RNA sequence: GGGCGUGUAGCUCAGUUGGUUAGAGCGCUGUGUUCACAUCGCAGAGGUCACAAGUUCGAGCCUUGUCACGCCCA
Numbered sequence: 001g002g003g004c005g006u007g008u009a010g011c012u013c014a015g016u017u018g019g020u021u022a023g024a025g026c027g028c029u030g031u032g033u034u035c036a037c038a039u040c041g042c043a044g045a046g047g048u049c050a051c052a053a054g055u056u057c058g059a060g061c062c063u064u065g066u067c068a069c070g071c072c073c074a
Stems, first nucleotide, its partner, number of pairs: 001073007010026004019057001028044005050066005
């Protein structure tokens, strides 16, 4: 330099044919239970869907560019 893949909550990851409100587990906070801890129950906080532009009535999802990471080729 070329090709391919990945980027969504603090971490690991889902997200169907583009359709109106973006989710799970773990973690975190509060609370109940306990003498206490752990476990468990309940409630809650937490999101620039990597960034920018475009297409569309509507984009996490489609198109283009950029950035970061990984793999392959040279």
Molecule: transfer RNA
Organism: uncultured Pseudomonadota bacterium